[in-house]
RNA sequence: AGAAAAAUAGUUUAAUUGGUAAAACAUUGGUCUCCAAAACUAAAAUUAAAGGUUCAAGUCCUUUUUUUUCUG
Numbered sequence: 001a002g003a004a005a006a007a008u009a010g011u012u013u014a015a016u017u018g019g020u021a022a023a024a025c026a027u028u029g030g031u032c033u034c035c036a037a038a039a040c041u042a043a044a045a046u047u048a049a050a051g052g053u054u055c056a057a058g059u060c061c062u063u064u065u066u067u068u069u070c071u072g
């Protein structure tokens, strides 16, 4: 320099090829307990950024950022 892939909750990963974004662990509140732990229960929290297409975008298109791999 050229090519390819990835980016989703605090962490690890799903989401049927466009149709309402989910689980586990963690966090917080509650129940239980003399107190804790464990268990049960509830809640909060998310599509890397900016545009475009569409009735509708995590998904399709463009650009940018970061990371990884390959070729030379």
Base pairs, nucleotide, nucleotide: 001071002070003069004068005067006066007065010025011024012023013022019055027043028042029041030040031039048064049063050062051061052060
The RNA shown here (transfer RNA) has 72 nucleotides and comes from a Rickettsiales bacterium. Its mean pLDDT, the model's own confidence on a scale to 100, is 81. Its Rfam family is "tRNA". Its family is annotated with triplet codon-amino acid adaptor activity in the Gene Ontology. By type it is a transfer RNA. NCBI's taxonomy places the organism under Bacteria, Pseudomonadati, Pseudomonadota, Alphaproteobacteria, Rickettsiales.